[in-house]
RNA sequence: GGAUUAGGCAUGCAAGUCGCACGAGGGAGCGUCCCGAAAGGGGCGCAAACCGAGUGGCGUAAGGGUGAGUAAUGCAUUGAUAACCUACCUUUGAGAUGGGAACAACAACGUUCCAAGUAAUUGGGGCUACCGAAAGGGUUGCUAAUUCUCAAUAAAAAUGCUGACACUUUGGUGUCGGCAGUCAAAGAAAUGGAUCUGAAAAGGUCCAUUUGCUCAGAGAGGGGUCAAUGUCCUAUCAGCUAGUUGGUAGGGUAAUGGCCUACCAAGGCGAAGACGGGUAGCCGGCCUGAGAGGGUGGUCGGCCACACUGGGACUGAGACACUGCCCAGACUCCUACGGGUGGCAGCAGUCGAGAAUUUUUCACAAUGGGCGAAAGCCUGAUGGAGCGACGCCGCGUGGGGGAUGAAUGGCUUCGGCCCGUAAACCCCUGUCAUUUGCGAUCAAACCUUACGACCCAACACGUCGUGAGCUGAUAGUAGCGAAAGAGGAAGGGACGGCUAACUCUGUGCCAGCAGCCGCGGUAAUACAGAGGUCCCAAGCGUUGUUCGGAUUCACUGGGCGUAAAGGGUGCGUAGGCGGUCGGGUAAGUCUGAUGUGAAAGCUCGGAGCUCAACUCCGAAAUGGCAUCGGAAACUAUUCGGCUCGAGGAAUGGAGGGGAGACUGGAAUACUUGGUGUAGCAGUGAAAUGCGUAGAUAUCAAGUGGAACACCAGUGGCGAAGGCGAGUCUCUGGACAUUUCCUGACGCUGAGGCACGAAAGCCAGGGGAGCAAACGGGAUUAGAUACCCCGGUAGUCCUGGCCCUAAACGGUGCGCAUUUGCUGUAAGAGGAAUCGACCCCUUUUGUGGCGAAGCUAACGCGUUAAAUGCGCCGCCUGGGAAGUACGGCCGCAAGGUUAAAACUCAAAGAAAUUGACGGGGGCCUGCACAAGCGGUGGAGUAUGUGGCUUAAUUCGAUGCAACGCGAAGAACCUUACCUGGCCUUGACAUGCAAGUAGUAGAACCCUGAAAGGGGGACGAGAUAGCAAUAUCAGCUUGCACAGGUGCUGCAUGGCUGUCGUCAGCUCGUGUCGUGAGAUGUUGGGUUAAGUCCCGCAACGAGCGCAACCCCUGUGUCCUGUUGCCACCCCUUAACUGGGAGCACUCUGGACAGACUGCCUCGCUUCAACGAGGAGGAAGGUGGGGAUGACGUCAAGUCAGCAUGGCCCUUACGGCCAGGGCUGCACACGUACUACAAUGCCCGGCACAGAGGGGAGCAAGACCGUUAGGUGGAGCAAAUCCCAGAAAACCGGGCCCAGUUCAGAUUGUCGUCUGCAACUCGACGGCAUGAAGCUGGAAUCGCUAGUAAUGGCGCAUCAGCUACGGCGCCGUGAAUACGUUCCCAGGCCUUGUACACACCGCCCGUCACAUCAUGAAAGCCGGUUGUACCCGAAGUCGCCCCUCAAAAGGUGCCGAAGGUAUGGCUGGUGAUUGGGAUGAAGUCGUAACAAGGU
Repeated sequence: GGAUUAGGCAUGCAAGUCGCACGAGGGAGCGUCCCGAAAGGGGCGCAAACCGAGUGGCGUAAGGGUGAGUAAUGCAUUGAUAACCUACCUUUGAGAUGGGAACAACAACGUUCCAAGUAAUUGGGGCUACCGAAAGGGUUGCUAAUUCUCAAUAAAAAUGCUGACACUUUGGUGUCGGCAGUCAAAGAAAUGGAUCUGAAAAGGUCCAUUUGCUCAGAGAGGGGUCAAUGUCCUAUCAGCUAGUUGGUAGGGUAAUGGCCUACCAAGGCGAAGACGGGUAGCCGGCCUGAGAGGGUGGUCGGCCACACUGGGACUGAGACACUGCCCAGACUCCUACGGGUGGCAGCAGUCGAGAAUUUUUCACAAUGGGCGAAAGCCUGAUGGAGCGACGCCGCGUGGGGGAUGAAUGGCUUCGGCCCGUAAACCCCUGUCAUUUGCGAUCAAACCUUACGACCCAACACGUCGUGAGCUGAUAGUAGCGAAAGAGGAAGGGACGGCUAACUCUGUGCCAGCAGCCGCGGUAAUACAGAGGUCCCAAGCGUUGUUCGGAUUCACUGGGCGUAAAGGGUGCGUAGGCGGUCGGGUAAGUCUGAUGUGAAAGCUCGGAGCUCAACUCCGAAAUGGCAUCGGAAACUAUUCGGCUCGAGGAAUGGAGGGGAGACUGGAAUACUUGGUGUAGCAGUGAAAUGCGUAGAUAUCAAGUGGAACACCAGUGGCGAAGGCGAGUCUCUGGACAUUUCCUGACGCUGAGGCACGAAAGCCAGGGGAGCAAACGGGAUUAGAUACCCCGGUAGUCCUGGCCCUAAACGGUGCGCAUUUGCUGUAAGAGGAAUCGACCCCUUUUGUGGCGAAGCUAACGCGUUAAAUGCGCCGCCUGGGAAGUACGGCCGCAAGGUUAAAACUCAAAGAAAUUGACGGGGGCCUGCACAAGCGGUGGAGUAUGUGGCUUAAUUCGAUGCAACGCGAAGAACCUUACCUGGCCUUGACAUGCAAGUAGUAGAACCCUGAAAGGGGGACGAGAUAGCAAUAUCAGCUUGCACAGGUGCUGCAUGGCUGUCGUCAGCUCGUGUCGUGAGAUGUUGGGUUAAGUCCCGCAACGAGCGCAACCCCUGUGUCCUGUUGCCACCCCUUAACUGGGAGCACUCUGGACAGACUGCCUCGCUUCAACGAGGAGGAAGGUGGGGAUGACGUCAAGUCAGCAUGGCCCUUACGGCCAGGGCUGCACACGUACUACAAUGCCCGGCACAGAGGGGAGCAAGACCGUUAGGUGGAGCAAAUCCCAGAAAACCGGGCCCAGUUCAGAUUGUCGUCUGCAACUCGACGGCAUGAAGCUGGAAUCGCUAGUAAUGGCGCAUCAGCUACGGCGCCGUGAAUACGUUCCCAGGCCUUGUACACACCGCCCGUCACAUCAUGAAAGCCGGUUGUACCCGAAGUCGCCCCUCAAAAGGUGCCGAAGGUAUGGCUGGUGAUUGGGAUGAAGUCGUAACAAGGU
């Protein structure tokens, strides 16, 4: 422990009791009568105990249940009742007499005839004076009482009149009276006694006792009524009310009262929230909270309300009555269809609905209640048990020892580690459970009995006391004892952060998790499983709810410049607040006392269950309310003063303050006229437009409307909106001076009233210019725009509406206080002056900068956003939305007031660091410009894409992929494809077994090869004397090998790029709440964060520079293979040899360059720059190497390494052939050209750097040539490759598709190689394509550079090299400069960006889903009004009657009906917007000056 359906209920029980109120009836038995042979049956009378329907009494109004209704007829607290009642109980006083009557019960409701029977009796028919199926009812008769009734008696009581005293709060109250006058009663029980009746027995009366009865007083307890205060949400409910408010009279009630009626009056309530709507039982308490509060009202207790729904009364002390009555209604059941019955929101139980709530149990033993004298009876109250871990509390599931740290399991870096003393094992213990024995407390009364005391006439009765006896549902339970055995007894959640606790496996944005943030896309501590760990523990988690945290509705205790939030402005009502002095009062306030604030609960102390929960006792508390007394500072109130607040008066000056009237000039436009000619106008550029019918331009005159240049100023005025030519009239306010008057007259201000830019509306005017809409021209992808040409409302005036703005200082009004500096407007005073100006002081206004202070910061700062006070308005996450509905206002447009569903986890403020800008400033760079040469066009080569294919292996993809990996694919390479083969494997290690003709192997067969099959011959190593063992080898098996298979988004390493750009940081200090800043910014300067100066910074690190290499000059050393000046020899010849090392050169060391010197410049005795001298070289001499912090998840798993995953007779291995070379096409990079600065032929000059042994190869010879033959020399400063070429000299060509160009093709050759078909290079001859300088666009280069010429090397058998890497020769042009393009650096600015502009982001449309508004209507709920009908019933009247009842009638009256409204809910074709939704459409509105 039925919180939902106050939904429906089968069955049983839940309120009876009293015979000591009463009369019947039954009744053991007794007596009697009848029938009968008897047994037996029947009738009548008496009748104990006992039973007992009925009458009567008391109770049934308590107890028990539920929370529907109720926002006040309720509840809580405190009062009032002088406006009341009260059965039973206690107590006091008095009484209790004499008659009568009725109604239940009960009886009858037939008689006669016939039949059966011995009879009693039973059945049938006629007549008639009972009905019904039942529930029940009717008529007549009889009867008792503690029933009813009449009479007597009755005062201090009711009622009426009235006196005195005291008190008082409205009806008065109390005490003492007077007169009138009304109302009572009942018996019963037992015992004793005297008397009476009676012969006695016996009985009654009487007296006493007990109990009951009547009248009256008091008490207790209980109740009725009234008042004050408190008691939810809603103003999108603002007005409500006719019995309404009051009075008089009457009625009614226990009692006050419009509670009811009649009459009279017109009141009553309301922004301090009436009336209406919604929701709800209230409280003690309970939960939470530091508290203040917030939520809640289940159990227990107090109160209220209800009892199927609605209405009504009766009885009674008490009800409008849960298990009473009447009526109506719905529903259920019975029925013979005529009619009846019922009310679980009592206890159990059942159905239904629901996420959800128990036994149709035991007992009256205890406590309590009803009745009774009592025994006792009744009691689903209650006491117990049962069920449910629903809550709280306690206990157990074992304790000690025990390491080989067992096994399983898990992890692993493979070593081990964890579970873990945990287990096993050993020794114990025995709670709970189990079995078994004993076995309670709660019990004491009533009563019976014995004794004693009191009472009494009494030994009755009664009361009290002391003994004894009787009574246990729970329960054979609690408890105690015994026995046995660790035996029977642990789960749940979590482990990414918040939040204590981590690994493995599986899965792969799937499955799933999730309170918030968020996990999951192949290494998931976040999913699932496992191991481990953590937290709780007979529980643990989840869900829901409430409070807390939340100072996040802020009373305690918040805010409003920019985050949400100041009303557009003023005047002013209610309200709130209010200067100074004194007196009074005591409402607030403070203080003391008293009463109350139920008990339970909470807290504290103590006690009882073994402890605790729980229970008991005591204390405290219950912040409250009320009454009485006191105080008088403050507030209030009242009285009397005051002048500083406020106002008035006088004087004065300033002002675009307002209204009206009149006037003016400039300009625009138009009109007329003159002059005049071809354009004007407009734009980025144009066009539309105007103009030869004469424009624009210009001159003169005129018309008309609007606006008022300069003055003009962070200057003036006004409450704000707003106000600007001048004059006049009317008028408001502020300011200054004087300090004369009033005497707090004040401040603020919900509602209210007034004003209120522009646009808009109505009516009438006016209309020059401008200009929405609209038309045209441009722009554009489009252009309903920006630009241009026109142009109507409108703009203007008068009258009337509208009432909103970024109505902004984004800052309500008023008062007071609090350092300053400096402008400006208007006044006053002072000093000074002839008079002014300047100057000083002061007031008001308006600005700038700033102190303290405040602020999240920005900032504000005497004009506060500081410090205080008073009052008003407003805010409470974003969106939906300032929207819908409703109300009010408006002619309309619309305004104002103002939500919700739903949705998101943000929206926002300020500041910071970056990034970015079609922002700004400064600077740099072959970035542009100035130049030179290219690419893009052609052919070819090469790479890529695409296509194709059995395969065209793979990777690289903007710069930063594309002559890249590849410094070289015919086979190999090779990873791809097809086919054929192998399976411990081509390769490594280990284990086991086997093996001597073993390893090896000529050779043979098969085959494309690999492979398969055979095989003469034929060994070895180590140890040991040897046998033998082991190794090597082979075979078999097991572990394993192997993989260019996947993941570069798991990685290492390496690399690219920004970028050789000048930057990137740190320590300490300082500043800032902080992110951060400072340093690193600034002024100069530099190639440079290079250096100098300054500076809240001072230093430092990685970068820059330098140190290193090459090169340019010199000195010294070295002297062969290099060199050859001098000398000697030799030769045709510096040809060769010797000698030599001077020079060149080789390669070592050193020197040199540092703004060191001079002049000038720069704000600087700086840094630095410019120029000069000297010097081989001058301001980094030139070149290289060197690449900060970082960025791009950049590239690479196919170079290598490597985690994980995957394959294992294949994704491994071997082989042959093919492919990587495939070709409609597109792109990149190159080469060769298009020619005359050229081409061809001949001659002739000058390099550097390299390479060379399976190599380079000379001279010579052969071949036109590629090349061949042959081989000297050379492992090289010696020999060779090796002729450099362009250049130069001479000749030819003569502008043409050529004597340019060379592709393509044919053919013949050479070389390499096992092999040139697919698919090599080269040569000879022949062929001779495109191409005549290249569109848009685009690339490189600033000096020994570009351009151009050749040479070498690596790879390599050969080669596709025209590529790459180097070398030398010849050798320019140009740079005004930084506007622009690109990239970068520094400072600054804006930002809604931060995967950072390749960013962010808006709206329509389309689709899907969701909630919602409107809507012709339709369907409910609720409520009002009017009328109709009108049950029961009270009340009134009539009638009847001895009386009552009945009957009739009237008012009111529930349900019902008709009509018409209000409020509210559901639904509704269609329709409106809204929200949400990985990749839809169209544009690009906003964020940067967002490109208007």

Predicted 3D model of a 1492-nucleotide RNA (small-subunit ribosomal RNA) from an uncultured Planctomycetales bacterium.
Rfam family: Bacterial small subunit ribosomal RNA.
The coordinates come from a structure-prediction model, not an experiment, and the mean pLDDT is 81.